Predicted 3D model of a 73-nucleotide RNA (transfer RNA) from Camelus ferus. RNAcentral records the identical sequence in 3 taxa. Its mean pLDDT, the model's own confidence on a scale to 100, is 83. Lineage of the source: Eukaryota > Bilateria > Deuterostomia > Eutheria > Camelus.
RNA sequence: GGGGGUAUAGCUCAAGUGGUAGAGCACAUGCUUAGCAUGCAGGAGGCCCUGGGUUCGAUCCCCAGUACUCCCA
Numbered sequence: 001g002g003g004g005g006u007a008u009a010g011c012u013c014a015a016g017u018g019g020u021a022g023a024g025c026a027c028a029u030g031c032u033u034a035g036c037a038u039g040c041a042g043g044a045g046g047c048c049c050u051g052g053g054u055u056c057g058a059u060c061c062c063c064a065g066u067a068c069u070c071c072c073a
Stems, first nucleotide, its partner, number of pairs: 001072007010025004019056001027043001029041003049065005
């Protein structure tokens, strides 16, 4: 220098090929216990990496970037 992959909840990761998205762990509350752990119940937590474009509407499509990573030279 050229090409590919990844970026989503605090962490590890899914899903969705246009109509605002979930799990496990973690967190807080309640129940259970003499108390703790375990277990159970319901819950909070996400401008879906950034900017622009297309569209009635973008996490998704298009363009340009950023970070990490792999391959080639």